C1' cells in the first nucleotide's frame, strides 16, 4: 500500500509537556490561548480478535487491536416522493404538460475509519 469482509445514530477524561491550529479531503457548520493539535501518565468506553465454557444460541474475561466534542459533526454521487421556483408548448380563461433548478425526506452508493483475513 492493495483485495476481501463485518461494523460505524450506543459508550468512554483527567493531569503534566508544549503553544496554533483542529475536525481525512471540499463546501457548511463546529471545537480552539477558559490552551487547540501533538506527546506522556493515569484513568475509563467497547467487545473485533485472543482466552476459558458451551451441543449450539450465546456467557464471561480484558491478553492484542481500537476508541474517549458533535451520527463517520452534517452534506458531496444516483434513484424515489413531496411540495415549490424559472423557462417553454396547449388553452379565451381557469388551468394543464413537458424541461430544467433549488430544498425537504427516504433508500442506495461514494469515501474515510477500525478489527479480522490474504497479497
Nucleotide at each position: 500500500c492493495u483485495c476481501u469482509u463485518a461494523u460505524c445514530c450506543a459508550g468512554a477524561g483527567a493531569a503534566g509537556c508544549u503553544g496554533a491550529g483542529g475536525g481525512a479531503c471540499c463546501g457548511a457548520c463546529c471545537c480552539u490561548u477558559u490552551g487547540a493539535c501533538g506527546c506522556u501518565u493515569c484513568g475509563g468506553c467497547a467487545a473485533c480478535c485472543a482466552a476459558a465454557c458451551g451441543a449450539a444460541a450465546g456467557u464471561u474475561c480484558a491478553g492484542g487491536u481500537g476508541c474517549c466534542a458533535a451520527a463517520u459533526u452534517c452534506g458531496g454521487c444516483a434513484a424515489a416522493u413531496a411540495g415549490g421556483a424559472a423557462u417553454g408548448g396547449c388553452g379565451c380563461a381557469a388551468g394543464u404538460c413537458a424541461u430544467u433548478c433549488a430544498u425537504a425526506u427516504c433508500u442506495g452508493g461514494a469515501a474515510g475509519a477500525u478489527g479480522a483475513g490474504a497479497g